The prediction has a mean pLDDT of 90. A computed fold for a 350-nucleotide part of an RNA from a Candidatus Omnitrophota bacterium, annotated as small-subunit ribosomal RNA, central domain. It matches the Rfam family "Bacterial small subunit ribosomal RNA".

[in-house]
Context: one part of a larger RNA
């Protein structure tokens, strides 16, 4: 290489958008590169095969024959695939009317809470635990009231609800912006799927500058517990969390499930639209699209389970896996300020 996989056994890239490549709808004509056929030239010898012969057999050898699955010419065939040319409207995309939603981004506003400061009451307490103690308080805590600062978070509404491609989003108003769906079949007419590299985007935490600092909180301190306690409780506390730019590129980045199209029983709930009927006050019953959960048929699967939201049933592209430790490790390259991170073995061993 052919193969055989990829939810949990090795394995789907975090995620999308897209060059280059790989596929690619219905109908008519052409062409004849693919592709099918017909003749021809070649396709050394010797092997291999078949036959028949020769050495007493065989190995060996000789003679014919077959084959040499290819390639070059040339005549032909148009169903397929290429290419050319036209039409078509069901993929797709676009107009128009409607419709929800924490989709991003930026400003500006708001109550509720912890903290701390100031003032008034008022007096031995508070705080914490299994128990305590380390704290804190007579220089007036804590308890209340009343003013004030300043961060960061946004209770109930909250929902197997939404929205987003994933990361991910959640108080309120305003601007500015992306995508979704749903009618109407008005318009292009195949513009389409996929996607290696490259490039963008990507929680947490960590890095750099400069600002911020309520609360909460690695490391640290200090108290307990304990045989010890570099721990789990306690009291305190620094990066840090949050705001700018900027890097860093991971993660159980998970549905541990690539994208996309199409075909295949049903039932029941749930968001959002169109829509018939019936009531018209909320509503009730059905049809239909998109979304999102549950049980389930047929078929799948080692089982578990999945089952129009596929892990069925085809097609078309990308990733990826190929025993188990060495090991995501060395080495080398790329990247990164560093911390790493990205490619990724062998030896030796079970």
């Nucleotide at each position: 290489c052919u193969g055989g996989g990829u939810g949990u056994a090795a394995a789907g890239g975090g995620c999308a958008a897209g060059c280059a490549g790989g596929c690619g709808g219905c109908c008519c004509u052409g062409u004849a590169a693919g592709u099918c056929g017909g003749g021809u030239g070649u396709g050394a010898a010797a092997u291999c095969c078949c036959a028949c012969g020769g050495c007493u057999c065989a190995a060996c050898c000789g003679u014919g024959g077959a084959a040499c699955u290819g390639c070059g010419c040339u005549c032909g065939a148009a169903a397929c695939u290429g290419c050319a040319a036209g039409g078509c409207u069901u993929g797709a995309g676009g107009a128009c009317a409607a419709g929800a939603g924490a989709g991003g981004c930026g400003a500006a506003c708001g109550g509720a809470a912890u903290u701390c400061c100031c003032g008034g009451u008022g007096u031995a307490a508070g705080g914490g635990u299994g128990a305590a103690a380390u704290c804190u308080g007579u220089a007036g805590a804590g308890a209340u009231c009343g003013g004030g600062a300043g961060g960061a978070a946004c209770a109930c509404c909250a929902g197997u609800g939404g929205c987003g491609a994933a990361g991910g989003c959640g108080g309120u108003u305003c601007g500015c912006u992306g995508g979704c769906u749903u009618g109407u079949c008005c318009c292009u007419g195949a513009c389409g799927c996929u996607g290696a590299g490259a490039g963008g985007c990507g929680a947490a935490a960590g890095c750099u500058a400069g600002g911020g600092g309520a609360g909460c909180a690695a490391a640290c301190a200090g108290g307990a517990u304990u045989a010890g306690a570099u721990a789990c409780c306690c009291u305190g506390g620094u990066a840090g969390u949050c705001c700018u730019a900027g890097c860093u590129g991971u993660a159980a980045a998970c549905g541990a499930u690539g994208g996309a199209c199409a075909c295949u029983a049903g039932g029941u709930g749930u968001u959002g639209g169109c829509u018939g009927g019936c009531a018209u006050c909320u509503g009730c019953c059905g049809g239909u699209c998109a979304g999102u959960g549950c049980c389930g048929u047929a078929g799948g699967u080692a089982a578990c389970c999945c089952g129009c939201u596929a892990a069925g049933u085809g097609u078309c592209c990308c990733a990826c896996c190929u025993g188990g430790g060495g090991a995501g490790u060395a080495c080398g390259g790329c990247c990164g300020c560093a911390a790493g991170g990205u490619u990724g073995a062998a030896a030796c061993u079970c």